[in-house]
Model confidence (mean pLDDT): 75 of 100. Bacterial RNase P class A from a marine sediment metagenome, 404 nucleotides, folded computationally. It matches the Rfam family "Bacterial RNase P class A". By type it is a ribozyme.
RNA sequence: GGGCGGGCAACCGCCGGUUUUGGGCCUUCGGGUUCAGGACGGGAGGAAAGUCCGAACACGGUAAGGACACGGUGGUGGGUAACGCCCACCCGCCGGGUUGGGAACGGCCCGGUGAGGGAAAGUGCCACAGAAAACAAACCGCCGAUGGUUCGCUCCGGCGAACACAGGCAAGGGUGAAAAGGUGCGGCAAGAGCGCACCGCCGCUCCUGGUGACAGGGCGGGCACGGCAAACCCCACCGCGUGCAAGGCCAAGCAUGCAUGGCGACCUCGGUCGCGGCCGGUCCUGGCCGUCGGUGAAUGCCGGUCAUGCGGGUGGGCUGCUCGAGCUUGUCGGCAACGGCAAGCCUAGACAAAUGGUUGCCGUCCCGGUGAUCCACCGGGAGACAGAAUUCGGCUUACAGCCC
Numbered sequence: 001g002g003g004c005g006g007g008c009a010a011c012c013g014c015c016g017g018u019u020u021u022g023g024g025c026c027u028u029c030g031g032g033u034u035c036a037g038g039a040c041g042g043g044a045g046g047a048a049a050g051u052c053c054g055a056a057c058a059c060g061g062u063a064a065g066g067a068c069a070c071g072g073u074g075g076u077g078g079g080u081a082a083c084g085c086c087c088a089c090c091c092g093c094c095g096g097g098u099u100g101g102g103a104a105c106g107g108c109c110c111g112g113u114g115a116g117g118g119a120a121a122g123u124g125c126c127a128c129a130g131a132a133a134a135c136a137a138a139c140c141g142c143c144g145a146u147g148g149u150u151c152g153c154u155c156c157g158g159c160g161a162a163c164a165c166a167g168g169c170a171a172g173g174g175u176g177a178a179a180a181g182g183u184g185c186g187g188c189a190a191g192a193g194c195g196c197a198c199c200g201c202c203g204c205u206c207c208u209g210g211u212g213a214c215a216g217g218g219c220g221g222g223c224a225c226g227g228c229a230a231a232c233c234c235c236a237c238c239g240c241g242u243g244c245a246a247g248g249c250c251a252a253g254c255a256u257g258c259a260u261g262g263c264g265a266c267c268u269c270g271g272u273c274g275c276g277g278c279c280g281g282u283c284c285u286g287g288c289c290g291u292c293g294g295u296g297a298a299u300g301c302c303g304g305u306c307a308u309g310c311g312g313g314u315g316g317g318c319u320g321c322u323c324g325a326g327c328u329u330g331u332c333g334g335c336a337a338c339g340g341c342a343a344g345c346c347u348a349g350a351c352a353a354a355u356g357g358u359u360g361c362c363g364u365c366c367c368g369g370u371g372a373u374c375c376a377c378c379g380g381g382a383g384a385c386a387g388a389a390u391u392c393g394g395c396u397u398a399c400a401g402c403c404c
Stems, first nucleotide, its partner, number of pairs: 001404004006362007014043002017040010045385001049396002052394005057243004070239005075089005090116001091114010117234002122232002124228003139173002141169003146166002148163006181199006200223001201221004206217004247319004256311008264273004274291006292303003326345008364382008
């Protein structure tokens, strides 16, 4: 880095599907529906997880397009439906090995790593330490050529010495994550790209190679331009919002809102006559039920109840729902990610949520005992992370044990 995530059997269950037997109900006689049973077949994952990216699909918004704001991404080329994912390459940095060179440094190989556009548009920051953190500066240090002071010598033109006062310097030390190129030679009072050689670096409307990032060469430049953009910012590119509890359909019953209509008369309070509805025989009779309350009353008002109609769509039912950027095998193209073609396959769709439990055998690991070491037998124990809920592509995180 890749793969697997115990196996077999029996019994008892759970959730869908297909088929079938029997019963009930409905029927336009085709069938439909429901209850109980039988048979057959299917039933979690590599992460189903976090919900972090990218999509499909759906609804809402939007004339189209643009600008501003906000968010994201950031080497190049490719893959992909798309991506912040994947592959290949480039460049930088780090580690190891080897090699050239006196050294600075360079070449090659292997491994790792980088939020890898811009710091010569602007603003800002760089703790502590340190003299100084960016128009450089000077603590220790070096020098003191030049100027100054003092002393000595003098042919009176100067010469020499001391001081470390003015001043010069940035090599060495020291601080730091970082201190204004490096190695060497010359040079100098001391030094310094001050000069030169080499190394490094920077620039170019140059040449060659590459699709490109870039690489190699040439020419120019003493070297200017410290670091930070996971600080603001600038540049380029991308981006509407909400998520299947999205959304669509149905309305018999129950609950609920609105409209219209009905709820009678008499008396001795139990009946009679009406009215409305239902049922049975049947063709005019019988049975059963209803004929409500608030007010003295009412054709009015308020409430109740019954009937009919309408409404919204909560609970409910159906759908979305699993055949899909699908899986397996072969072959071809490609360094690869991946793609083309051919053949075969169908692989959970539940809704508070099924996919489980017990036992036996085998397999893995551990412990103990016996036969005496490799091995066999007996007894005991362990076996992770976790678990679908619209569906895909990724990333990240968790994980006993085993294999390559």